[in-house]
Transfer RNA from a Minisyncoccota bacterium, 71 nucleotides, folded computationally. It matches the Rfam family "tRNA". Rfam links the family to the GO term triplet codon-amino acid adaptor activity. By type it is a transfer RNA. Its mean pLDDT, the model's own confidence on a scale to 100, is 85.

RNA sequence: GCGGGCAUCGUAUAGUGGCAUUACCUGGCCCUUCCAAGGCCAUGACAGGGGUUCGAGUCCCCUUGCCCGCU
Numbered sequence: 001g002c003g004g005g006c007a008u009c010g011u012a013u014a015g016u017g018g019c020a021u022u023a024c025c026u027g028g029c030c031c032u033u034c035c036a037a038g039g040c041c042a043u044g045a046c047a048g049g050g051g052u053u054c055g056a057g058u059c060c061c062c063u064u065g066c067c068c069g070c071u
Base pairs, nucleotide, nucleotide: 001070002069003068004067005066006065007064010024011023012022018054026042027041028040029039030038047063048062049061050060051059
């Protein structure tokens, strides 16, 4: 230099165009004499920019970062 793959709550993950899922963590409530465990509820994310579309996490292009291969 060329080609390919990956990027989603703090962490780990699902999501092949129509409300962004689940678990852990965190907060609140219930339970308990108290704690732990358990139950219920809540907060929190689509790497950045642009395009296509009525509508994009998803499709296309560029950039950034990481990984793999070739030279």